[in-house]
RNA sequence: GCCGGUGUAGCUCAGUGGUUAGAGCAGGGUCUUCAUAAGGCCAAGGUCGUUGGUUCGAUUCCAGCCAUCGGCA
Numbered sequence: 001g002c003c004g005g006u007g008u009a010g011c012u013c014a015g016u017g018g019u020u021a022g023a024g025c026a027g028g029g030u031c032u033u034c035a036u037a038a039g040g041c042c043a044a045g046g047u048c049g050u051u052g053g054u055u056c057g058a059u060u061c062c063a064g065c066c067a068u069c070g071g072c073a
Stems, first nucleotide, its partner, number of pairs: 001072007010025004018056001028042004049065005
């Protein structure tokens, strides 16, 4: 330099063109216990990497850029 994959909650990951997105774990509260652990319940936590484009509508499709991983040279 060229080609390809990935980017979503603190972490690991789902998700689909349709009414501003979910799970598990972690953290917080609460119930239970003499107490701890385990377990139950509740709430919180996200500019869906970024900038544009297409569309009535984009987390999803397209392009550039950034980061990261791999391959080729």
Transfer RNA from a Candidatus Nealsonbacteria bacterium, 73 nucleotides, folded computationally. It was read from a public genome assembly. It matches the Rfam family "tRNA". The family's RNA type in Rfam is transfer RNA. Its mean pLDDT, the model's own confidence on a scale to 100, is 80.